[in-house]
RNA sequence: AUCAUUGUUUUCUAGGGUUCCGCAGCAUCAUUGAUGCCGGUCAGGUCCGAGAGAAGACGCACGGUCAAGCGGCCGUGUCCACGGAGGGAUAAAAGCCCGGGAGGA
Numbered sequence: 001a002u003c004a005u006u007g008u009u010u011u012c013u014a015g016g017g018u019u020c021c022g023c024a025g026c027a028u029c030a031u032u033g034a035u036g037c038c039g040g041u042c043a044g045g046u047c048c049g050a051g052a053g054a055a056g057a058c059g060c061a062c063g064g065u066c067a068a069g070c071g072g073c074c075g076u077g078u079c080c081a082c083g084g085a086g087g088g089a090u091a092a093a094a095g096c097c098c099g100g101g102a103g104g105a
Stems, first nucleotide, its partner, number of pairs: 007058006015048002020045002022042001023039001025037005059078008080100001082103001086098003
């Protein structure tokens, strides 16, 4: 000084906020509720949600088996991974996206 690859997706989780619901407070009407304002410093439901979290499916690789062949079925494997600042989306925020990026090792 230079240096590649590390599949797709679903359901969740850590985490995240506050559109909607619920809950708390206040006000008004008015009667035990309705409406409006406001609160996420509110451990809830909906919602967002991981490359470096989990599980599954598909895919891929290898092996076995059946089959004339296309192909079917079964098994195993699918590793590793430190990381800003800043910006972006949505109602809003985030371990979301830029991004396995910059940088570091």
A computed fold for a 105-nucleotide RNA from Paenibacillus phyllosphaerae, annotated as Guanidine-I riboswitch aptamer. Its Rfam family is "Guanidine-I riboswitch aptamer". Its family is annotated with regulation of gene expression in the Gene Ontology. Lineage of the source: Bacteria > Bacillati > Bacilli > Paenibacillaceae > Paenibacillus.